[in-house]
A computed fold for an 87-nucleotide RNA from an uncultured Pelagibacteraceae bacterium, annotated as Glycine riboswitch aptamer.

C1' cells in the first nucleotide's frame, strides 16, 4: 500500500482429434469393436528448486476426458469483491 502477485465471481475469445464400422434406440440411446486427440482433471519427468524427503511445464503418458453442433475447455482479456509481502 493508489496498486502489482494470489484467491473467487461474472462477461468475452478459446485448439486438437471418426456425424467410423455392427447390432439397438425416437436419438449424435446403449453395448461391442476398430482408429484418432490434448488445452478439464490425473500420473511420469526436464531444467530448475530443494540438497534428507521431495516440488516442478503448454515436455511426456493418455487413466479419466473428448473426435458434426450443443455443453465441456488449459490460457487470455475486463469489470468486481476479498486481501498483503505471496508480487
Nucleotide at each position: 500500500u493508489a496498486a502489482u502477485g494470489a484467491a473467487u465471481a461474472a462477461c468475452g475469445g478459446g485448439a486438437g482429434a471418426g456425424a467410423c464400422c455392427a447390432c439397438u434406440u425416437a436419438a449424435a440411446u446403449g453395448u461391442g469393436g476398430c482408429g484418432c486427440c490434448g488445452a478439464a482433471g490425473g500420473a511420469g519427468c526436464a531444467a530448475c528448486c530443494c540438497c534428507c524427503c521431495g516440488g516442478a511445464a503448454a515436455c511426456u503418458c493418455u487413466c479419466a476426458g473428448g473426435c458434426a453442433a450443443a455443453a465441456g475447455g488449459a490460457c487470455c482479456g475486463u469489470u468486481a469483491u476479498u486481501g498483503u509481502a505471496a508480487u
Its mean pLDDT, the model's own confidence on a scale to 100, is 79.